[in-house]
RNA sequence: GAAAAAGGCAAAGCCACCGCAAGGUGGCCUCGCAAAACCGCGGACCCUGAGUGAAGCGAAGGGAAGCCGGGUUGCCGAA
Numbered sequence: 001g002a003a004a005a006a007g008g009c010a011a012a013g014c015c016a017c018c019g020c021a022a023g024g025u026g027g028c029c030u031c032g033c034a035a036a037a038c039c040g041c042g043g044a045c046c047c048u049g050a051g052u053g054a055a056g057c058g059a060a061g062g063g064a065a066g067c068c069g070g071g072u073u074g075c076c077g078a079a
Stems, first nucleotide, its partner, number of pairs: 001076001008033002013028006031066001037072003041069003045063003051057002
């Protein structure tokens, strides 16, 4: 972060299974992605929910991260 090249990933949806749930795994498909590789440190988000008890607030636990910031590694190489 322009062109191209080599590649890579896979939104949403569908099917099956697991989970109280968020959501996860596999397959098909492919919205997009220069880190849409890895981490889950901070903020935001989602589930569950002790407690309070009218609403609401919400500890503790769980989740996703392709929302923003951050850390680590990586392909090509013009301005």

Background
The RNA shown here (c-di-GMP-I riboswitch aptamer) has 79 nucleotides and comes from a marine sediment metagenome. The sequence is in RNAcentral, with records from MGnify. Its mean pLDDT, the model's own confidence on a scale to 100, is 85.